Predicted 3D model of a 73-nucleotide RNA (transfer RNA) from a Caldilineaceae bacterium. NCBI's taxonomy places the organism under Bacteria, Bacillati, Chloroflexota, Caldilineales, Caldilineaceae. RNAcentral holds the sequence, with entries from ENA. The prediction has a mean pLDDT of 81.
[in-house]
RNA sequence: GAGCCGGUAGCUCAAUUGGCAGAGUAGCGGACUUUUAAUCCGUAGGUUAUGGGUUCAAUUCCCUUCCGGCUCA
Repeated sequence: GAGCCGGUAGCUCAAUUGGCAGAGUAGCGGACUUUUAAUCCGUAGGUUAUGGGUUCAAUUCCCUUCCGGCUCA
C1' cells in the first nucleotide's frame, strides 16, 4: 500500500433480508436466610465508532473518516 471481518448498555453478545433497540452478566433496591453465598422479584443503564447520503422510516442500504483483528504485498 491492497483486500476481508468487526465497532450496539460497565463487560460478553443478539437484533435478516429497513418498521417499538434486547438477552446474559455486572450495578442498585427488595424478598428469603442467624449471617454470607446461592435463589427469586423489581429497577436503572444506549448519540448503535464519526460525519454525510437514500427513504415516510436506517443498528440494517450507499459514501467518507477513525479504531481493532486477519491475509497478501